[in-house]
RNA sequence: GACUCAUCCAGAGAGGCUGAGGGACCGACCCUUUGAAGCCUCGGCAACCGUUCCCAGCGAACACGGUGCCAAUUUCGGCGGACGAUUGUCCGGGAGAUGAGAG
Numbered sequence: 001g002a003c004u005c006a007u008c009c010a011g012a013g014a015g016g017c018u019g020a021g022g023g024a025c026c027g028a029c030c031c032u033u034u035g036a037a038g039c040c041u042c043g044g045c046a047a048c049c050g051u052u053c054c055c056a057g058c059g060a061a062c063a064c065g066g067u068g069c070c071a072a073u074u075u076c077g078g079c080g081g082a083c084g085a086u087u088g089u090c091c092g093g094g095a096g097a098u099g100a101g102a103g
Stems, first nucleotide, its partner, number of pairs: 003101006013042005021031003025078004043070003048066002050062004074095001079092005
């Protein structure tokens, strides 16, 4: 890098260093010197793996440990369909992210 499955409308801050970008890509629209992204320290959210229980159910509890995450629905759209009748609504895809497995 590729494969399989699941989830993605909730939730979560402060300080230090640094100094211009960031929101995957394209378009839009946002965030950002009232400090982006990155690194460090402490903190938090959550419950995929994990532990325990059981009525063994797509169940419940816990949060030591492994991950992950802490602007906006994965920011919205990017393809198809239905409805609408006009710059839209809904459903399903594609792409992406995270976890677990297999390899």